A computed fold for a 95-nucleotide RNA from a soil metagenome, annotated as SAM riboswitch aptamer (S box leader). The RNAcentral record of the sequence draws on MGnify. Model confidence (mean pLDDT): 85 of 100.
RNA sequence: CAUCCAGAGGGGUGGAGGGACUGGCCCGUUGAAACCCCGGCAACCCCCCGCAAAGGGGUAGGUGCCAAUUCCAUCAGGUAAGAGCCUGGGAGAUG
Numbered sequence: 001c002a003u004c005c006a007g008a009g010g011g012g013u014g015g016a017g018g019g020a021c022u023g024g025c026c027c028g029u030u031g032a033a034a035c036c037c038c039g040g041c042a043a044c045c046c047c048c049c050g051c052a053a054a055g056g057g058g059u060a061g062g063u064g065c066c067a068a069u070u071c072c073a074u075c076a077g078g079u080a081a082g083a084g085c086c087u088g089g090g091a092g093a094u095g
Stems, first nucleotide, its partner, number of pairs: 001095004009038005017027003022073003039066003044062002046058004070091001075088005
């Protein structure tokens, strides 16, 4: 600096935690975390087309990811009778 309302899971080992923190709400002995194997998604890097930009295409390789919008909220503003909703910020994640 960019993106975060889309997308994508089976098996083995393991044996009680996990979803970052806090609060909530969920997931988990019909098997959590972690590790391994295989598979998949996506397209940041990468490759191709293009003078270039824009745009388009590809997926062998490097990352990432494969419950719930980053699961939701937290701070500020707006709106609503209210539950709540909208916008921005912060924090976090990935490149």